A computed fold for an 86-nucleotide RNA from uncultured Sphingobium sp., annotated as Glycine riboswitch aptamer. Rfam family: Glycine riboswitch aptamer. Gene Ontology term of the family: glycine biosynthetic process.
[in-house]
Parts: sequence; structure tokens; C1' cells
RNA sequence: AUGCGGGAGAGAGCUGAGUUCGGGUAACCGGGCGAGGCCGCCGAAGGAGCAACCACCCCGGAAACUCUCAGGCCACCGGACCGCAU
Repeated sequence: AUGCGGGAGAGAGCUGAGUUCGGGUAACCGGGCGAGGCCGCCGAAGGAGCAACCACCCCGGAAACUCUCAGGCCACCGGACCGCAU
């Protein structure tokens, strides 16, 4: 690196342009998807910060801690990391 298996946290929140389906002569009614906005929350993609410690001539490395920019908040997917095989 590839394949397989395992793998946490936190909203099925409010609003809603638009789109689509059904009913209806129409006005309109009901459902699906949903850009964007608002509020709350999570840390284990990535990113940033502090630092024990390592290294030390110089240049450096460095957490699962902190932040929450990014990402995420039913399930699926994703997922640091762990195990096995090549």
C1' cells in the first nucleotide's frame, strides 16, 4: 500500500427557495426529495494549538490533550486506530 474483519461520539431539530408525486373542474389539500438560512451538539478523516518526551552542531519529531476551520450528529456511508493475509 492492497484485501478482509473490528471500530466511538453528537439533532430522524426548526425553517425553507425549488422540484416531484397523488387528489381536485378550479381555488386548494396531502406526501417525497431538497439548495439556502437559524439554533443546539460531537471529535476519531484532514487541519491548527499547547506540551510531556525524543533528538540536538544546525534543521527537527511529537498525544487518543485542546480548538472545532474543515468534517460529522437514525441506519447506510464515512471513520483515527486495531487484528489477519499479501
Model confidence (mean pLDDT): 83 of 100.